[in-house]
Predicted 3D model of an 84-nucleotide RNA (transfer RNA) from a Pseudobdellovibrionaceae bacterium. It was read from a public genome assembly. Its Rfam family is "tRNA". The family's RNA type in Rfam is transfer RNA. Its mean pLDDT, the model's own confidence on a scale to 100, is 80.

RNA sequence: GCGAAGGUGGUGAAAUUGGUAGACACGCUAGUCUCAGAAGCUAGUGUCCGCAAGGACGUGGGGGUUCAAGUCCCCCUCUUCGCA
Numbered sequence: 001g002c003g004a005a006g007g008u009g010g011u012g013a014a015a016u017u018g019g020u021a022g023a024c025a026c027g028c029u030a031g032u033c034u035c036a037g038a039a040g041c042u043a044g045u046g047u048c049c050g051c052a053a054g055g056a057c058g059u060g061g062g063g064g065u066u067c068a069a070g071u072c073c074c075c076c077u078c079u080u081c082g083c084a
Base pairs, nucleotide, nucleotide: 001083002082003081004080005079006078007077010026011025012024019067027045028044029043030042031041032040046057047056048055049054060076061075062074063073064072
């Protein structure tokens, strides 16, 4: 240089045909249980603003198409693999 696959919460991941972003698991926090702890069980857990009700933003970065984009198109960037 050419080709392919990929980048989504704190972590691993899912999201089918474009239609509630984060299912599910782990972790963390609080409670329960215990003499105490572990395990188990219950609830919560993206960011910002707000007393609250609620609102805005958020899928590597930027732009486009669309009523609607993690998903489709273009450019850039990073990672892995293959070829030279």